[in-house]
This is a predicted structure of a 99-nucleotide RNA (SAM riboswitch aptamer (S box leader)) from uncultured Sporolactobacillus sp.
RNA sequence: CUUAUCCAGAGGGGUGGAGGGAACGGCCCAAUGAAUCCCCAGCAACCGACCGUCGUCGGCACGGUGCUAAUUCCGGAAGCGUACUGCUUCGAAGAUGAG
Numbered sequence: 001c002u003u004a005u006c007c008a009g010a011g012g013g014g015u016g017g018a019g020g021g022a023a024c025g026g027c028c029c030a031a032u033g034a035a036u037c038c039c040c041a042g043c044a045a046c047c048g049a050c051c052g053u054c055g056u057c058g059g060c061a062c063g064g065u066g067c068u069a070a071u072u073c074c075g076g077a078a079g080c081g082u083a084c085u086g087c088u089u090c091g092a093a094g095a096u097g098a099g
């Protein structure tokens, strides 16, 4: 840079010691212990392998990643709707896989 996906799912222990949720604003999480690192467990099924089928389909979870507060926590634009909450489509930035 290209492309697919991003309202589902899944946590304990140790270490550590005050920060973290990408950035900005908001709003949250955190001494009932943040970041970091380690161990174990789990979720998912993108890539490979394997099985069935053959359809750009399904299965499995062995290998390579990834992930395990909040929709990618929320946000911008257009349209619709409402007392309010909201709904649909598109976009920016970002994350992950594959190339």
Stems, first nucleotide, its partner, number of pairs: 001099006011040004019029003024075003041068003046064003050059003072093001076090005

RNAcentral holds the sequence, with entries from MGnify. The coordinates come from a structure-prediction model, not an experiment, and the mean pLDDT is 85. Lineage of the source: Bacteria > Bacilli > Caryophanales > Sporolactobacillaceae > Sporolactobacillus. It matches the Rfam family "SAM riboswitch aptamer (S box leader)". About the family: The SAM riboswitch is found upstream of a number of genes which code for proteins involved in methionine or cysteine biosynthesis in Gram-positive bacteria.